[in-house]
Context: one part of a larger RNA
Molecule: large-subunit ribosomal RNA, domain I
Organism: Hydrogenophilus thermoluteolus
RNA sequence: UGCAUGCGGUGGAUGCCUUGGCGAUCACAGGCGACGAAGGACGUGGCAGCCUGCGAAAAGCCUCGGGGAGCUGGCAGCAAGCAUGGAUCCGGGGAUGUCCGAAUGGGGAAACCCACCUCCACGUGAGGUAUCCGCAUUGUGCGGAGGCGAACCCGGGGAACUGAAACAUCUCAGUACCCGGAGGAAAAGAAAUCAACCGAGAUUCCCAAAGUAGUGGCGAGCGAAAUGGGAGCAGCCGGUGCGAGUAACCUUACUGCUUAGCGGAACGGCUCUGGAAAGGCCGGCCAUAGUGGGUGAUAGCCCCGUACGCGAAAAGCAGUAAGGGGGUCUAAGCGCACCAACAAGUAGGGCGGGACACGUGUUAUCCUGUCCGAAGAUGGGGGGACCAUCCUCCAAGGCUAAAUACUCGUGAUCGACCGAUAGCGAACCAGUACCGUGAGGGAAAGGCGAAAAGAACCCCGGCAAGGGGAGUGAAACAGAACCUGAAACCGCAUGCAU
Numbered sequence: 001u002g003c004a005u006g007c008g009g010u011g012g013a014u015g016c017c018u019u020g021g022c023g024a025u026c027a028c029a030g031g032c033g034a035c036g037a038a039g040g041a042c043g044u045g046g047c048a049g050c051c052u053g054c055g056a057a058a059a060g061c062c063u064c065g066g067g068g069a070g071c072u073g074g075c076a077g078c079a080a081g082c083a084u085g086g087a088u089c090c091g092g093g094g095a096u097g098u099c100c101g102a103a104u105g106g107g108g109a110a111a112c113c114c115a116c117c118u119c120c121a122c123g124u125g126a127g128g129u130a131u132c133c134g135c136a137u138u139g140u141g142c143g144g145a146g147g148c149g150a151a152c153c154c155g156g157g158g159a160a161c162u163g164a165a166a167c168a169u170c171u172c173a174g175u176a177c178c179c180g181g182a183g184g185a186a187a188a189g190a191a192a193u194c195a196a197c198c199g200a201g202a203u204u205c206c207c208a209a210a211g212u213a214g215u216g217g218c219g220a221g222c223g224a225a226a227u228g229g230g231a232g233c234a235g236c237c238g239g240u241g242c243g244a245g246u247a248a249c250c251u252u253a254c255u256g257c258u259u260a261g262c263g264g265a266a267c268g269g270c271u272c273u274g275g276a277a278a279g280g281c282c283g284g285c286c287a288u289a290g291u292g293g294g295u296g297a298u299a300g301c302c303c304c305g306u307a308c309g310c311g312a313a314a315a316g317c318a319g320u321a322a323g324g325g326g327g328u329c330u331a332a333g334c335g336c337a338c339c340a341a342c343a344a345g346u347a348g349g350g351c352g353g354g355a356c357a358c359g360u361g362u363u364a365u366c367c368u369g370u371c372c373g374a375a376g377a378u379g380g381g382g383g384g385a386c387c388a389u390c391c392u393c394c395a396a397g398g399c400u401a402a403a404u405a406c407u408c409g410u411g412a413u414c415g416a417c418c419g420a421u422a423g424c425g426a427a428c429c430a431g432u433a434c435c436g437u438g439a440g441g442g443a444a445a446g447g448c449g450a451a452a453a454g455a456a457c458c459c460c461g462g463c464a465a466g467g468g469g470a471g472u473g474a475a476a477c478a479g480a481a482c483c484u485g486a487a488a489c490c491g492c493a494u495g496c497a498u
Stems, first nucleotide, its partner, number of pairs: 001497009015483001016447002020418002022415007029407002031148002039100003042055003046078002049075003061094006070082003105114003115129005131145005152183001153181005163170001167217001193200002204231005214222002235399003238339006249324011261310003267283004272279001284301002286290001292304003348372008358384001379394005434441002454482001457469004
């Protein structure tokens, strides 16, 4: 030095575990905001660093309910207190709510600086003073908007990489992205529609028709509709007069639901093993409850629950009933009668574009930048150039539920989903530490034990680090660098070889 065996060190794989994720289903909710939001800054505790809560009334205040023995949030303790005269805690309503932030008195390098007016119990405190819009007004007022929010929706703008095996029409794609606006859905919607000589009867969504008909440097590609079957269905509108007494809306009552909760069956033994019984053995019991979780191993009957049954002072939602609502202004549902209207720089045409599956093509249809420009139901549009016949509908005003799309969020339930290099980036104080001028990028990091019983005391050592005894524990080679503890790698001992 090598090999082998044994014993260690290092290291953190593997196994087991799960507080966290991921994906679904059903139901709910689908908004918050000048009554100051979302998000923050700074404060706030007896001691107070961070998290959580809260706001100078500051881990809280008032009130109404629930609940019934402990409590003063967590890391995490000490002190001092509170509580059957009902605390802590849970739910409804209310109060307070510094400063910044749409931020709104003016300014500003956010959480700061500087003002004016009115009032007062004047130490100071309370209120007001942004902009735009609507209505009203010789008045100085009333009302609204603004900002934030995951996706879904409508509209205004609108790429390129890419594909075409290059590339220009084309494609990617009306996608990404930007802007505006709205709702719980949005949009569309009651035929100037289709159809084909038969007929249908608003819109939306799904299945088929169909990768068909078409379109296309007829390349790459793009790609319908009629029709049939389903989901879901709903139709409407002005003015005047008369009538009844109704809709919206308001109040009250009742019912149901939501926001706390309550009751809730049935088991014992030991000569068993064990640290521990829920395991084994023996003998019972309940079940509208043998889903699930916990308890020192595997529990229907120990605990929390589960099946089942019950519950609201207050607030909210929905429904029903009764009353108000009939008037001068505004708004306004039903019946009858009468009256009035049918939409013009429009339809259409020329030129240039765009949308239609359709790239100008034989190209109908729709939109319109520009220039022209009708008819008036004896009329007009359409039926894919165009004309005739025939059929069908009535543009140039408006409203409209459901079936459809989505999930920031709440509750319940589920998984031949993951199990700490996985699963969200994040199981842990993570959008943190750290990096970057900035936009932005972005980690690592879980596990003692049933219970801290977390090692009193002694010894070595520097009043260390670390270790040896003692003690706890089932176990300490479970000792906090803590379950298991693989390999690489490093030692010690022994044997053999050189």